[in-house]
Context: one part of a larger RNA
RNA sequence: UGACGGGGGCCCGCACAAGCGGUGGAGCAUGUGGUUUAAUUCGAUGAUACGCGAAGAACCUUACCUGGGUUUGACAUGGGGGUGACCGUGCAGAGAUGUACCUUUUUCUUCGGAAACCCCUACACAGGUGCUGCAUGGUCGUCGUCAGCUCGUGUCGUGAGAUGUUGGGUUAGUCCCGCAACGAGCGCAACCCUGGUCCAGUGUAACCAGCGAAUAAUGCCGGGGACUCACUGGAGACUGCCACAUUUUGUGCAGCAAGGUAGGGACGACGUCAGAUCAUCAUGGCCCUUACGUCCAGGGCUACACACGUGCUACAAUGGAUGGUACAGAGGGUUGCAAUACUGCAAAGUGGAGCUAAUCUCAAAAAACCAUUCUCAGUUCGGAUUGGAGUCUGCAAUUCGACUUCAUGAAGUUGGAAUCGCUAGUAAUCGCGGAUCAGCAAUGCCGCGGUGAAUACGUUAUCGGGCCUUGUACA
Repeated sequence: UGACGGGGGCCCGCACAAGCGGUGGAGCAUGUGGUUUAAUUCGAUGAUACGCGAAGAACCUUACCUGGGUUUGACAUGGGGGUGACCGUGCAGAGAUGUACCUUUUUCUUCGGAAACCCCUACACAGGUGCUGCAUGGUCGUCGUCAGCUCGUGUCGUGAGAUGUUGGGUUAGUCCCGCAACGAGCGCAACCCUGGUCCAGUGUAACCAGCGAAUAAUGCCGGGGACUCACUGGAGACUGCCACAUUUUGUGCAGCAAGGUAGGGACGACGUCAGAUCAUCAUGGCCCUUACGUCCAGGGCUACACACGUGCUACAAUGGAUGGUACAGAGGGUUGCAAUACUGCAAAGUGGAGCUAAUCUCAAAAAACCAUUCUCAGUUCGGAUUGGAGUCUGCAAUUCGACUUCAUGAAGUUGGAAUCGCUAGUAAUCGCGGAUCAGCAAUGCCGCGGUGAAUACGUUAUCGGGCCUUGUACA
């Protein structure tokens, strides 16, 4: 100087407390461990692994296994030789591939040839999701959006170092006062995006108040530029004003759409964990080179006594069922989204108007509200499981897809010890969209809006962190 203390002081955080809802019990989904297996590819393992890499494992993907092939190779550059590249057909085969055949040639040209593609051949080499993340770059997690981390010059000290950065206040090392310090940098804050209010401009595919016209009805039409909305550019909030507390700042009031960083996002200091990743990619070294490369078919990654994590659905009446009636936002769409219509109980099918989209379409929002019914039961709760019949995608749904319908109708009556999230448009609850994607195991993830709470006395103790101080046989 640090680190540590079941030392002290001060302070903060959904850390506790106060509340609301869960997990832990059930069934299923999904990930992991374990076991099994020819293989169940690999990585991630306290917080910081476990709906994680994977924003899509039937084939492909695919790295694994079994079997069948291949050896200058599936891919790149270079030498020599040849040439009807490409497309198509038959046969054998699980296919890779092998073999036989058909037809037509491409570009440039100084007409010698050259180039592209293909075939044969020799060797340099290619290739490796093989090892090492403890050789590395890059990227990321974490402490932590915590308020800290340092430097120059000066001064003090023999020196390691100290000072500044400590102290009094206030807080975000934010600022004020003081001070052997004076300044500065990286962080904080601000500048950026978003939504909340107003103004101006511009009005089509958005809007429709007033005017006209028309209909069974509808901005449907003439038109309008008011309103909503969209886009662009501005205004607005600064502790500015007032009161109380000397400065900083704090508390309260007013006005305001908004008040003390208004809300949300992006943004992550010096560093820590030899944290994660050689399987995104790049890369040193090592290893394989008729194989640890590469092609193909089938299988596996989907196994199942069990254990754990994360979720979904429930156990019902604040509910289930049937019918009716409303109100969103944000997105997607030409290999696509697909109205009206018709067929089917339905999944869906037929057909195809319109739309490269503020025009058309996905599209029905659902909880809510109104009416009827059920009457406390393992039930008209719950929907697992299983049998039958189908639909769709796709060469192909057996291993191993989703969905529909008929039948079946399991566990489950609120969950031990323990444990998690959340402070406001939040929790809870309700639906909608998107990426990936032929289809889908999505209950996941990322967004969007609808309805919309309770509680916070407080900081003694628990967890994590910050500052000062003290002890130490620790570094």
Predicted 3D model of a 475-nucleotide part of an RNA (small-subunit ribosomal RNA, 3' major domain) from an uncultured microorganism.